[in-house]
Molecule: Bacterial RNase P class A
Organism: Nitrosomonas mobilis
């Protein structure tokens, strides 16, 4: 210097004018006005996992069902992440060759990685036949023994368990349309069924527990608002420990909370010429989509010293 990889950051910038939404302060109680400061992502997507949080139960036990599957570590937890082992897999370079090609193969990439003599199922084509099988030749009392053909595999200790299953370990349920509070309203209506010989509920079933209403049909009335709702397993920097993921500690920062859904329009300049794409309770992951720019590291080759 070139090529191939891995990881991290960023995601048009600046200025001006007008406009939108929440919060704080003031003007007045309101509408509204003024000032201050803030206002979509690395994936906000998918809804595939794991949790926080809320409610039911808090009396469970068994069965069913589900999840995980090499070893260790980390975390609130996970099918995540880190380290190691094992298995698979390339391509670049290199070597051989006239060439076509062949050999070898780095960093890297992938792994749903226990058990096939506990049992069952399935195994294309070829082949007589793919787990009670038996074609051809020779041989034998006898498919008794030997050889051959097809095929990856044939007289069986073949393959397959992201087929059933077995083994080990683990698992309450439902979900912000969860919940809580205020207001309003008529007809706390009529009829039927079940219920202390135990309704409803505790997951699907059984046992068990609890202890009083539950369900269905018809008919009538009301349905507005507050909250949950953003200070978090939060972010940044330093130090210490650790191979690392990560942990501890010190200092600093506050960064959307809409409620039919807010951040847009115009002008000028710059250059990297702008892709994928918009929060709806929150967080940690995985997967998918994607225009560019920057940084760091690893491997191979060439050249120079």
């Nucleotide at each position: 210097g070139a090529a191939g990889c891995u990881g991290g950051c960023u995601a048009g910038a600046c200025a001006g004018u007008c406009g939108c939404u929440g919060c704080c302060u003031g003007g007045c109680a309101a509408c509204c006005c003024a000032g201050g400061g803030a206002g979509a992502g690395g994936a906000a997507a998918g809804u595939c996992c794991g949790g926080g949080c809320u409610c039911c139960g808090c009396a469970g036990a068994g069965c069913a069902g589900g999840a995980u599957g090499c070893c260790g570590g980390u975390u609130a937890a996970u099918g995540g992440c880190c380290g190691g082992c094992c298995g698979c897999u390339a391509u670049a370079a290199g070597u051989c060759g006239u060439a076509a090609g062949a050999c070898c193969c780095a960093a890297g990439g992938c792994g749903a990685g226990g058990a096939a003599c506990a049992g069952g199922g399935c195994c294309a084509c070829a082949g007589a036949g793919a787990c009670g099988a038996g074609c051809g030749u020779a041989u034998u009392a006898a498919g008794u023994u030997a050889c051959g053909g097809u095929g990856a595999a044939a007289c069986g200790c073949g393959g397959u368990a992201a087929c059933c299953u077995c083994c080990a370990u683990c698992c309450g349920g439902a979900g912000c349309a969860a919940g809580a509070c205020c207001a309003a309203a008529u007809a706390g209506g009529c009829a039927g069924a079940c219920g202390a010989u135990g309704a409803c509920g505790c997951u699907g079933c059984u046992c068990g527990c609890c202890g009083a209403g539950u369900c269905u049909g018809c008919g009538g009335g009301u349905a507005g608002g507050u909250u949950g709702c953003u200070u978090g397993a939060g972010c940044g920097a330093g130090u210490a420990g650790g191979u690392a993921a990560c942990u501890a500690u010190u200092c600093g920062c506050c960064u959307a909370g809409a409620g039919g859904a807010a951040u847009g329009a115009c002008u000028g300049u710059c250059c990297a010429c702008g892709a994928c794409a918009g929060a709806a309770c929150c967080c940690g992951g995985c997967u998918u989509a994607u225009c560019g720019g920057c940084c760091a590291g690893c491997u191979u080759c060439a050249c120079u010293u």